RNA sequence: CACCCAUCCAGAGCGGCUGAGAGAUCUGGCUCGACGACGCCGCAGCAACCCGGGGACUCUGUUCUGCCGGGUGCUACCGCCAGAGGGUCCGAGAGGAUCCGACGAUGGAAA
Numbered sequence: 001c002a003c004c005c006a007u008c009c010a011g012a013g014c015g016g017c018u019g020a021g022a023g024a025u026c027u028g029g030c031u032c033g034a035c036g037a038c039g040c041c042g043c044a045g046c047a048a049c050c051c052g053g054g055g056a057c058u059c060u061g062u063u064c065u066g067c068c069g070g071g072u073g074c075u076a077c078c079g080c081c082a083g084a085g086g087g088u089c090c091g092a093g094a095g096g097a098u099c100c101g102a103c104g105a106u107g108g109a110a111a
Base pairs, nucleotide, nucleotide: 004108005107006106007105008104013043014042015041016040017039021032022031023030025084026083027082028081029080044075045074046073049071050070051069052068053067054065055064056063057061079103085100086099087098088097089096090095
């Protein structure tokens, strides 16, 4: 890096540095940004994917629990919205609803 599995409409900010774009790619939108965004660092927090431990119970379980420690991750907007594929339904049409896929992100496993 690829393959496989799971999740992605919830949740969570302060300070320092830097200095112009940022929101995965492309297109069209929309939003954030010198009242300093994005990024990096520190601390804090959110969550519960993994490991170790504790607790509970319908008790040895493919159970529940964030309670403790650790490994990640995350902390604007539904993965910001839609398309970059297809199906079904409604509609005269424009379009709308919904499902699957693809792409992306995170964790695990495996290598």